[in-house]
Pistol ribozyme, 70 nucleotides, folded computationally.
RNA sequence: ACCCGACUGGGCGGGUAUAAAUAGCCGUCAAGCCCAGUGCGUUACCCACUCUUUGAGUGGGUAGGUCGGA
Numbered sequence: 001a002c003c004c005g006a007c008u009g010g011g012c013g014g015g016u017a018u019a020a021a022u023a024g025c026c027g028u029c030a031a032g033c034c035c036a037g038u039g040c041g042u043u044a045c046c047c048a049c050u051c052u053u054u055g056a057g058u059g060g061g062u063a064g065g066u067c068g069g070a
Base pairs, nucleotide, nucleotide: 001016002015003014004013005012006038007037008036009035010034011033025069026068027067032040043063044062045061046060047059048058049057050056051055
């Protein structure tokens, strides 16, 4: 300097051409490291289509958007 931990900014942390992770204070949660925003992922219900069919996958809609402690 760049890249990565959903995106933007900041924080925390890691890596060196790769995009992961046992790291990111500790535990917890499906809820992704934290804060603010977003509502991406994740959760519940409904509709449609497909399939190996009492369920799964994909798209859409509605609602919601881990928690506690240091």
It matches the Rfam family "Pistol ribozyme". Its family is annotated with catalytic activity in the Gene Ontology. Its mean pLDDT, the model's own confidence on a scale to 100, is 88. RNAcentral holds the sequence, with entries from ZWD.